The part of an RNA shown here (large-subunit ribosomal RNA, domain VI) has 264 nucleotides and comes from a metagenome. Its Rfam family is "Bacterial large subunit ribosomal RNA". Rfam links the family to the GO terms structural constituent of ribosome and ribosome.

Context: one part of a larger RNA
RNA sequence: CGUUAGAGUAUUGAGAGAAGCUUUCCUUAGUACGAGAGGACUGGGAAGGACGCACCUCUGGUGUGCCAGUUAUUCCGCCAGGAGUAAACGCUGGGUAGCCAUGUGCGGAGUGGAUAACUGCUGAAAGCAUCUAAGUAGGAAGCCCAUCUCAAGAUGAGUACUCUCUGCAGAGAUUUUCUUUGCAAUAGGCCACAGUAAGACAAACUGUUUGAUAGGUGUCAAGUGUAAGAUCAGUAAUGAUUUCAGCUGAGGCACACUAACAGG
Numbered sequence: 001c002g003u004u005a006g007a008g009u010a011u012u013g014a015g016a017g018a019a020g021c022u023u024u025c026c027u028u029a030g031u032a033c034g035a036g037a038g039g040a041c042u043g044g045g046a047a048g049g050a051c052g053c054a055c056c057u058c059u060g061g062u063g064u065g066c067c068a069g070u071u072a073u074u075c076c077g078c079c080a081g082g083a084g085u086a087a088a089c090g091c092u093g094g095g096u097a098g099c100c101a102u103g104u105g106c107g108g109a110g111u112g113g114a115u116a117a118c119u120g121c122u123g124a125a126a127g128c129a130u131c132u133a134a135g136u137a138g139g140a141a142g143c144c145c146a147u148c149u150c151a152a153g154a155u156g157a158g159u160a161c162u163c164u165c166u167g168c169a170g171a172g173a174u175u176u177u178c179u180u181u182g183c184a185a186u187a188g189g190c191c192a193c194a195g196u197a198a199g200a201c202a203a204a205c206u207g208u209u210u211g212a213u214a215g216g217u218g219u220c221a222a223g224u225g226u227a228a229g230a231u232c233a234g235u236a237a238u239g240a241u242u243u244c245a246g247c248u249g250a251g252g253c254a255c256a257c258u259a260a261c262a263g264g
Stems, first nucleotide, its partner, number of pairs: 001153001005164007015150004021049007033038001051107005059101004066094005071086006112144002118138004167183007190264002192208005213259003216255005222248003229242005
């Protein structure tokens, strides 16, 4: 922009894409078959492999937010305690959220149709024979349907329900009406603002005081691992007590303290 008034919500499905895998074991059954050796079809059940989708409860990885230890050096006048730098975390040990797999859950199920090679039945042409000529039955991980996803720009632009409007003033005409100009109003949408499990930007989604949208504060889960200062023991390094402390807390909950105003 179109879909022929403008919108909101829910849909149909033309069409398109994805998937489609496989092993072993138990049982049917040591049955059918076979002299024996051996050894099924079919049906039922279980456990896997690879692949795919989703997720983060568990197990772990990362985690340049976070906590601790530690070396060198510079600085805070010194001690103590800290801060900066050390290749873009100095090194090391851990680690929440998020992201992720090696972790967890699920999937390829079932049913039908038409067939290929092929196997048949009946059966002539051709008194026989012949699956074929008329007729007719089966038959594949393949085809169609079925499963999952997208999908009306399917310009062939579909469907259903609901919402808004036809008000005022003027002009013209073919004057119970129609056309047209201006103004106003409305459903709804957009902008704006606070943002997000959404994201390159758009978009999507949540909220905008009738409010928990973000920050902050409080508290808790969780992380690190017992802060500083002081006291005591020891010549001291150090250890113990205060103290499962201190610091953090991307997560949960609560609270309008700050900002979602003003509005177009």
The RNAcentral record of the full RNA draws on SILVA.